[in-house]
Context: one part of a larger RNA
């Protein structure tokens, strides 16, 4: 100088408390370990792995097994040699890959040379093969915690220490004051976005307040006044005022204002820790494979399934089910797309075509909320798992293993041991809508979007982490 201590002061976080809702119990859905199996590919393993790598596993993917086939090779380039070709149909053999045959076809350029395709030979390709303890790149993680150090100076025999410690006072090593220190850095903070008001420009595809028509729809004339769109400004800065405070940083309160003391939400992530993760995104050293650990294909597998655990989803009913009617969104997406009217089907869907490269059309029906009728406390008109049978669609192809539809079926389940998460305001809680991978789809995930909308915080004694100051230490 650290680090440690069931030392000691000081502070702060949903750490506790206070409160809402939930997990642990059921059923399923995903993930993991486990056991299985030719194979169940591989990696991730307290926090900080386990709806995680995967923003889409039937084929493919694909890295796995199993069985046919290639060995200059599926793919790159360099020499050297050689052909007139490469190729296209079609039969037949085979799971396919390929292989065999016919038939067409006889490259460009014409300057006699070259380029381009093949085949042949050698250099070499090729590896999701091994090491993340050999490695850039990138990523978690303490933690948006408030800290981490540099030049001069002084101080110490050094190591080191001062600065940075005190006294205040903040979200912050923020400011203020003092001070053998005086400046700086890289973090804090502001500067970027979005979002609350407002004003200026501007008026389509958006709007409709007055004026007119009207098939009663902004539909039409027409209008920028409003809503909005998108671009440029004002706005908040402890500015003003009390009152405290050391005449100070700075605190309560108040005005005034859409908005008040960082408005509110995101994006930024310090020195460093963890030989954390990733050779499997992608690059790279070494090592090791080279008729195979390369590569083509068919069929399987990753989806099993005595059983653990995580994470979600739906319930267990009446603030509820049903069955009818009546509102109100906002943010995507759309041409190999999105797909209206109409018309068929009890429904998935199906014909059918307008319009749309979209502020014009189209997905699009928002649900939860209301209003009315019904159920009457039941394992039920709760609850949907699980089985059956007809069936839609995508797609070569739904057996293995796709989703949805109808009918039937009607399981556990009656609020859930020890323990345990999450959240402090448009938040938790609940309702529904999109989007991206994507032919389709295991989406209850993942990213967003607006509906309706609480309770609670005395307060730091005690858990868990953090930070700064001191003290012990036989620890480094």
């Nucleotide at each position: 100088u650290g680090a440690c201590g069931g030392g000691g002061g000081c502070c702060c976080g949903c750490a506790c408390a206070a409160g809402c809702a939930g997990u642990g119990g059921a059923g399923c859905a995903u993930g993991u370990g486990g056991u299985u199996u030719a194979a169940u590919u591989c990696g991730a393993u307290g926090c900080a792995a386990c709806g995680c790598g995967a923003a889409g596993a039937a084929c493919c993917u694909u890295a796995c097994c199993c069985a046919g086939g290639c060995u200059u090779g599926a793919c790159a380039u360099g020499c050297a040699g050689g052909u007139a070709a490469c190729g296209a149909u079609a039969u037949c053999a085979g799971a396919g890959a390929u292989g065999a045959u016919a038939u067409c076809a006889c490259c460009c350029g014409c300057g006699a040379g070259g380029g381009g395709a093949c085949c042949u030979g050698u250099g070499c390709a090729g590896g999701u093969g091994c090491u993340g303890c050999a490695u850039g790149g990138c990523u978690g993680u303490c933690g948006u915690c408030a800290g981490c150090u540099c030049g001069u100076g002084c101080c110490g025999u050094g190591a080191g220490g001062u600065g940075u410690u005190g006294g205040g006072u903040u979200a912050a090593g923020u400011c203020c004051c003092g001070c053998a220190a005086c400046g700086a850095g890289c973090g804090c903070a502001a500067c970027c976005c979005u979002u609350a008001u407002c004003g200026u420009u501007a008026g389509u595809u958006g709007c409709c307040a007055a004026c007119a028509g009207u098939u009663c729809g902004g539909c039409u004339g027409g209008g920028g006044a409003c809503u909005c769109u998108a671009a440029c400004g004002a706005g908040a800065c402890u500015g003003c005022c009390u009152a405290g405070g050391u005449u100070a940083a700075c605190u309560a309160g108040g005005a005034g204002g859409a908005a008040g003391g960082u408005g509110a939400g995101g994006a930024u992530g310090a020195c460093g820790u963890c030989a954390a993760g990733u050779c499997a995104g992608c690059a790279u050293g070494g090592c090791c494979c080279u008729u195979a650990u390369g590569u083509c294909u068919g069929g399987g597998g990753c989806u099993a399934c005595a059983c653990a655990c995580g994470u979600g989803c739906u319930a267990c009913a009446a603030u509820g089910g049903u069955a009818g009617g009546u509102a109100c969104a906002g943010a995507g997406g759309g041409u190999c797309g999105c797909c209206a009217a109409a018309c068929c089907g009890u429904g998935a869907g199906g014909u059918g075509g307008a319009g749309c490269a979209a502020a014009u059309c189209c997905c699009a029906a928002a649900a939860a909320a209301c209003c009315u009728a019904u159920c009457u406390c039941a394992g039920u008109u709760c609850g949907g798992a699980u089985u059956g049978u007809a069936g839609u669609c995508u797609g070569c192809a739904a057996u293995u293993u796709g989703a949805c539809u109808a009918c039937a079926u009607g399981a556990a389940g009656c609020u859930g041991g020890a323990a345990u998460u999450g959240c402090u305001a448009g938040u938790a809680a609940u309702g529904g809508c999109g989007c991206g991978u994507c032919a389709g789809c295991a989406a209850u995930a993942g990213c967003g979007c607006c509906g309706u909308g609480a309770a609670u915080a005395c307060g730091u004694u005690c858990u868990c982490g953090g930070g700064c100051c001191u003290u012990g230490u036989a620890c480094a």

Predicted 3D model of a 476-nucleotide part of an RNA (small-subunit ribosomal RNA, 3' major domain) from a marine sediment metagenome.
RNAcentral holds the full RNA, with entries from MGnify.